A computed fold for a 353-nucleotide part of an RNA from a metagenome, annotated as small-subunit ribosomal RNA, central domain. The coordinates come from a structure-prediction model, not an experiment, and the mean pLDDT is 90. Rfam family: Bacterial small subunit ribosomal RNA.
Context: one part of a larger RNA
């Protein structure tokens, strides 16, 4: 290696893009590295097997043939790998065409609340709880009313609905920008797949500098509660939650399920495009079959310990990456790299059990 695993037992890298490597479509031709036959040479001696021998036997010995197996040379075969050059269109990319859609980015613009605030109206009470207090209020609170600041948000629509790698995105409007699906099958012609190292992008919190602070809010102080109550529960409240620049690079970053292809019964909703067919008040309209492409349930064969999963696979296959090997110690120690730190990748041992 022959020979295990990774959805919940240990075990898919947060995600994507890619170098090197690995692996790679159909069809002649050539070549003969790779791969088969065949000969020839080597492959020391002891070893090792097979016969005789031989020490009364036996181990040993002696003597004869032979093997494995690797290497060098010829001489052939060419399905299949590689190599050359040539063609192909079924992988793959461009083109066009009408459409979806919170996809990113700036930039105006609007809305409802909730706070403060200037006027009015208007009087004892407000708020809070399981039940109070601490707290606001006659220097008029709470409560209605008209106008103003601000500063976060973005009800209805909204839908196991969309769109993005992932993380994420959702008031309108414009600008710029990226991507898949359909449809056609017009051009390229294998240009593909995966990815060690690398390099982007990465929820919140958090850290630098600067600006903002309406609400909410660790720390933080108060009032309760209790046997205490550094909590839950109440009134207050600072960072930080917003913004703009630059770190950080982490998560139950989960579908706890890499990616990519190909192939295995069905039903049944729903998104987005497509061809027919009917209806039409003709408007991007309604209804129905079917196909392609998302997204759910259900389920057959087959899988799994099971729960389940089952065409969006946990089934069958094939490529190609990371990753796992009892549990504690411990995702620590050392030690490099990276960080302003905070702390992040990489990551043992003794020793226990």
């Nucleotide at each position: 290696u022959u020979u295990g695993g990774c959805c919940u037992a240990a075990a898919g890298c947060g995600u994507c893009c890619g170098u090197a490597g690995c692996c790679g479509g159909c069809c002649a031709u050539g070549u003969a590295a790779g791969u088969c036959u065949c000969c020839c040479g080597u492959u020391a001696a002891a070893u090792c097997c097979a016969g005789c021998g031989u020490c009364u036997c036996a181990a040993g010995c002696g003597u004869u043939g032979g093997a494995c197996u690797g290497c060098g040379g010829g001489a052939g075969a060419u399905a299949c790998u590689g190599c050359a050059a040539g063609g192909c269109u079924a992988g793959a990319g461009g083109g066009u065409g009408g459409g979806a859609g919170a996809g990113g980015u700036a930039u105006g613009c609007g809305g409802u609340a909730u706070u403060c605030u200037g006027g009015g109206g208007g009087u004892a009470g407000g708020g809070g709880c399981g039940a109070a207090a601490u707290c606001c209020u006659u220097u008029g609170a709470u409560c209605c009313c008209c106008g103003g600041a601000g500063g976060a948000c973005c009800a209805c629509c909204a839908g196991u609905g969309g769109c993005g790698a992932a993380g994420g995105c959702u008031g309108c409007a414009u600008a710029c920008u990226a991507g898949a699906a359909c449809a056609c099958g017009c051009c390229u012609g294998a240009c593909g797949g995966u990815c060690a190292g690398g390099g982007a992008c990465g929820a919140a919190a958090g850290c630098u500098g600067g600006g903002g602070u309406a609400g909410c809010g660790a720390a933080c102080c108060g009032g309760a509660u209790u046997a205490g109550a550094u909590a839950c529960c109440c009134g207050g409240g600072u960072a930080g939650u917003c913004c703009c620049a630059g770190c950080c690079g982490u998560a139950a970053a989960c579908g706890a399920u890499g990616c990519a292809c190909g192939c295995u019964a069905g039903g049944u909703g729903u998104u987005g495009g497509g061809u027919c067919g009917g209806c039409c008040a003709c408007g991007a309209g309604c209804c129905g079959c079917c196909c392609c492409a998302g997204u759910g349930c259900c389920g057959c064969a087959g899988g799994g310990a099971a729960g389940c999963c089952g065409a969006u696979a946990a089934g069958c296959g094939u490529g190609c990456c990371g990753c796992c090997u009892g549990g504690g110690g411990a995702g620590u120690a050392c030690g490099g790299c990276c960080g302003c730190a905070a702390g992040g990748c990489u990551g043992a041992a003794a020793c226990u059990u």